[in-house]
Context: one part of a larger RNA
RNA sequence: UGACGGGGAACCGGAAAAGCGUGGGAGCAUGUGGAUUAAUUCGAUACUAACCGAAGAACCUUACCCAGACUUGACAUCGAGGGCCCGGCUAUUGAAAGUUAGCCUUCCGCCUCACAAGGGCGGCCCAAAGACACCUGUUGCAUGGCUGUCGUCAGCUCGUGCCGUGAGGUGUUUGGUUAAGUCCAGCAACGAGCGCAACCCUCGUCCUAUGUUGCCAACAGGUAAAGCUGGGAACUCAUAGGAGACCGCCGGCGCAAGCCGGAGGAAGGUGAGGAUGACGUCAAGUCAGCAUGGCGGUUACGUCUGGGGCUUCACACAUGCUACAAUGGAUGCAACAAAGGGGAGCGAGACCGUAAGGUUUAGCGAAUCCCAAAAAUACAUCCUCAGUUCGGAUUGCAGUCUGCAACUCGACUGCAUGAAGUCGGAAUCGCUAGUAAACGCAGGUCAGCUAUACUGCGUUGAAUACGUUCCCGGGUCUUGUACA
Numbered sequence: 001u002g003a004c005g006g007g008g009a010a011c012c013g014g015a016a017a018a019g020c021g022u023g024g025g026a027g028c029a030u031g032u033g034g035a036u037u038a039a040u041u042c043g044a045u046a047c048u049a050a051c052c053g054a055a056g057a058a059c060c061u062u063a064c065c066c067a068g069a070c071u072u073g074a075c076a077u078c079g080a081g082g083g084c085c086c087g088g089c090u091a092u093u094g095a096a097a098g099u100u101a102g103c104c105u106u107c108c109g110c111c112u113c114a115c116a117a118g119g120g121c122g123g124c125c126c127a128a129a130g131a132c133a134c135c136u137g138u139u140g141c142a143u144g145g146c147u148g149u150c151g152u153c154a155g156c157u158c159g160u161g162c163c164g165u166g167a168g169g170u171g172u173u174u175g176g177u178u179a180a181g182u183c184c185a186g187c188a189a190c191g192a193g194c195g196c197a198a199c200c201c202u203c204g205u206c207c208u209a210u211g212u213u214g215c216c217a218a219c220a221g222g223u224a225a226a227g228c229u230g231g232g233a234a235c236u237c238a239u240a241g242g243a244g245a246c247c248g249c250c251g252g253c254g255c256a257a258g259c260c261g262g263a264g265g266a267a268g269g270u271g272a273g274g275a276u277g278a279c280g281u282c283a284a285g286u287c288a289g290c291a292u293g294g295c296g297g298u299u300a301c302g303u304c305u306g307g308g309g310c311u312u313c314a315c316a317c318a319u320g321c322u323a324c325a326a327u328g329g330a331u332g333c334a335a336c337a338a339a340g341g342g343g344a345g346c347g348a349g350a351c352c353g354u355a356a357g358g359u360u361u362a363g364c365g366a367a368u369c370c371c372a373a374a375a376a377u378a379c380a381u382c383c384u385c386a387g388u389u390c391g392g393a394u395u396g397c398a399g400u401c402u403g404c405a406a407c408u409c410g411a412c413u414g415c416a417u418g419a420a421g422u423c424g425g426a427a428u429c430g431c432u433a434g435u436a437a438a439c440g441c442a443g444g445u446c447a448g449c450u451a452u453a454c455u456g457c458g459u460u461g462a463a464u465a466c467g468u469u470c471c472c473g474g475g476u477c478u479u480g481u482a483c484a
Stems, first nucleotide, its partner, number of pairs: 001484002003481003007478003011474003015468001019431003026322008034313002042053002064308007073132001077131002081126004087104005108122005134297002137295003143291002145286003148282001150280001155194006161170003174185003200274004205243007215232002219230003246268001249262005324424001328383005334377001340371003345364002349360004390421001395416007437460007
């Protein structure tokens, strides 16, 4: 000087407290451990691994296993020599990669030249020998880059000066204040840098401009209804550009910084949310995204193909979904979003089918057309507290769709079947407002999908915070130390 203390002081945070809803018990989904296996490819392991890499394992992917095949190789550069595009068919093999033989069609471009021939240049193909290719082989403790974490915590430092023999200190401490090393006062310090804040994006109010595919107040037409039509430029909305909030104003307290209250205002004291992550820590993670040093393999640890596996299953853990019901379940009828996506696409409408879906096809490269809401609410009917008209696992049969192909191993539909489960021990998690909780919608990946995941979007919409004693984490000052 740090680190540590079941030392001290003062402080902050969903840290606890006050509340609401979960998870832990059940079934299933997904991931992991373990076990099994020819293989169950590899990595990630307290917080900071475990719906993580994987924004999608039937083949492919694929790295693993079995079998078969190739050896200058699937790919790149050089290449003696030879040829001229290129495409199709047949046979051989279980298949594929490939190999061999034959047939049909065709016979590269430019320059020189009147044309052809010939020559030159270029391109492409075949290809010996070998230089080399190749490696998801190893080392993340050789590395770059990127990332997690403490933590969006308020800290981390420097120059000069001063103090100390020196390590070092001071500044950065103290008293206030703040979300903040934010600012103020004081002070052997005076300044400065990286962080904080602001500048950026979205949302919330208003103004101006522009009105199509968006809008419809006034006028006219029109309908079963409808901006449907003429038209309009007000409103909504869209797209740009501005205004607006600063403790600016008033009162109180204070040396000041600032704090408390009020007015006006769409918004009030950081307006709300996002992006943004200091010096560093963990030899944290990644050589399998990529790049890369060293080491290793080179008829195999490389490459290609078929099939299998990554999907196994006494069990354990993690994250979710669905429930256990009446604030509910079933049926009928009638509503209201936002944000997205769409051409090998989205697909209205009509018809067929109980349905998944099928047939046909309008419109739309989309503010125009399509995908396309649910819970809620109103009314009506059934169920009346039961393992039930709760719950839907599991299983049987029959089908639909995608795809070369759904046996291992897809999703969905119909009929039948109808398991556990009656609110969950200890211990535990999330959340402070348009939040929690409930409800659906879209997207990426993607032929299809094991999505209940992830990323977004809106609809309905709470309760509670006395206060900081305690638990956990963090920063500040101080004290002790057999620690560095």

Predicted 3D model of a 484-nucleotide part of an RNA (small-subunit ribosomal RNA, 3' major domain) from an uncultured organism. The coordinates come from a structure-prediction model, not an experiment, and the mean pLDDT is 80. The RNAcentral record of the full RNA draws on ENA, Greengenes and SILVA.